[in-house]
This is a predicted structure of an 82-nucleotide RNA (c-di-GMP-I riboswitch aptamer) from a Clostridiales bacterium. The RNAcentral record of the sequence draws on Ribocentre.
RNA sequence: UAAAAUAAAUGACAAAUUUAUUGAAAAAUAAGGACGCAAUACUGAGGGUCUAAGCCUAAGGGUAUGACAGCCGGUUGCAUAU
Numbered sequence: 001u002a003a004a005a006u007a008a009a010u011g012a013c014a015a016a017u018u019u020a021u022u023g024a025a026a027a028a029u030a031a032g033g034a035c036g037c038a039a040u041a042c043u044g045a046g047g048g049u050c051u052a053a054g055c056c057u058a059a060g061g062g063u064a065u066g067a068c069a070g071c072c073g074g075u076u077g078c079a080u081a082u
Stems, first nucleotide, its partner, number of pairs: 005082001013036001017032006035070001041075003046072002048068003054063003
């Protein structure tokens, strides 16, 4: 100096849920609220999962152009006792 693991420190983010709004829904945004998290920071043109408006179907249903990164993956990053 670099890499990996992991205490400590400095901070950061914010689950469930409540209220308001948007949306067909999944879900998202804002305020509150903290379960957690060393990548829970970015990435939806890698995989996977969710929803089904519209469309198709005789019907059951099927289907993403919709959504989720706090599901995995990819990329990037902080600290330093050992």
The source organism's lineage runs through Bacteria, Bacillati, Bacillota, Clostridia and Eubacteriales. The model forms 100% of the base pairs in the Rfam consensus.